Large-subunit ribosomal RNA, domain IV from a soil metagenome, 341 nucleotides, folded computationally. The coordinates come from a structure-prediction model, not an experiment, and the mean pLDDT is 86.
Context: one part of a larger RNA
RNA sequence: CUCUCGUUCAGGAACUAGGCACAUUAACUCCGUAACUUCGGGAGAAGGAGUGCCACACUAGGGUUUAUCGCCCGAAGUGGGCCGCAGUGAAUUGCCCCAGGCGACUGUUUAAUAAAAACACAGGUCUCUGCAAAGUCGAAAACGACGUAUAGGGGCUGACGCCUGCCCGGUGCCGGAAGGUUAAAGGGAGGGGUCAACCGCAAGGUGAAGCUUUGAUCUGAAGCCCCGGUAAACGGCGGCCGUAACUAUAACGGUCCUAAGGUAGCGAAAUUCCUUGUCGGGUAAGUUCCGACCUGCACGAAUGGCGUAACGAUCUGGGCGCUGUCUUAACGAGGGGCACU
Numbered sequence: 001c002u003c004u005c006g007u008u009c010a011g012g013a014a015c016u017a018g019g020c021a022c023a024u025u026a027a028c029u030c031c032g033u034a035a036c037u038u039c040g041g042g043a044g045a046a047g048g049a050g051u052g053c054c055a056c057a058c059u060a061g062g063g064u065u066u067a068u069c070g071c072c073c074g075a076a077g078u079g080g081g082c083c084g085c086a087g088u089g090a091a092u093u094g095c096c097c098c099a100g101g102c103g104a105c106u107g108u109u110u111a112a113u114a115a116a117a118a119c120a121c122a123g124g125u126c127u128c129u130g131c132a133a134a135g136u137c138g139a140a141a142a143c144g145a146c147g148u149a150u151a152g153g154g155g156c157u158g159a160c161g162c163c164u165g166c167c168c169g170g171u172g173c174c175g176g177a178a179g180g181u182u183a184a185a186g187g188g189a190g191g192g193g194u195c196a197a198c199c200g201c202a203a204g205g206u207g208a209a210g211c212u213u214u215g216a217u218c219u220g221a222a223g224c225c226c227c228g229g230u231a232a233a234c235g236g237c238g239g240c241c242g243u244a245a246c247u248a249u250a251a252c253g254g255u256c257c258u259a260a261g262g263u264a265g266c267g268a269a270a271u272u273c274c275u276u277g278u279c280g281g282g283u284a285a286g287u288u289c290c291g292a293c294c295u296g297c298a299c300g301a302a303u304g305g306c307g308u309a310a311c312g313a314u315c316u317g318g319g320c321g322c323u324g325u326c327u328u329a330a331c332g333a334g335g336g337g338c339a340c341u
Base pairs, nucleotide, nucleotide: 001336002335003334004333005332006331007330008329010327011326014325019322027051028050029049030048031047036041038159052082053081054079055078056077061073062072063071064070083087096319097318098317099316100315101314102312103311107119108118123157124156125155126154127153128152129151135143136142160307161306162305163304165237166236167235170234171233172230173229174228175227176226179225180224181223185219186218190214191213192212193211194210198205199204238256239255240254241253242252265299266296277293278292279291280290281289
């Protein structure tokens, strides 16, 4: 010097991103226990008191027992009894409270940086599937299931309570089949190439059949176009201007656009840029926190909305107690390092 410990005057979070770490608390018996609540909880809430030994006392009471003698366990209470600084005398052995966010809960997870608000969950809902089921794997066997729609597969949401608004124009899915479009195939009008014959002095021209190449029109399924439905399917849910007898604001009116223009509830929020918004609370002092306001840059209803008792090694703010976290450091114990021998 360092590591691991122990103790500490006065103060007691002034430390720090943050009480991180430490300390406090602690057992048993008795008293006592709030808001809230899904009436189960919350709750060991909180907050208090007692605890040794001796005597009463081989007591009360209990157990065992041929229900006899005995033996064993053994209080509560009382005491002008006893001792110590201290009686759960050591060790083992919850700190607690208030408010808010998120997730209902117990559970699961990144073996070796993340345990969480992520995943799961019971519950809700949509959709597919009539059994040789849908679906999975695949050449098959097999699973689903020795099940049968109160069953099985898939998607989303995520206890419970109150609820879940409007839009089907786009995309998807479902249904429809009149019309349009349309493949292979059928069919072969017509055109091109070649060429006998013919015309021409020649160059060349025309050109039947055959061969070859092309191919009009017509027939032609699903799909697409088309018609309708469907949002707990993917998704979406406006702008400008004016107006009330102070001012301000606009219940009201006008106009443009749209498939429809955001309903209830919530709101500077795990979402608010401006922003440390403004007001109130808490502090001597508060970019965080709590309660409001609403000007929602850019909440919003199963990509669920808003609440919610209980729960959480969860996140945020506050308080009591407690402390070497700190003011501010000191001393001690042990291990290591280093130096000398």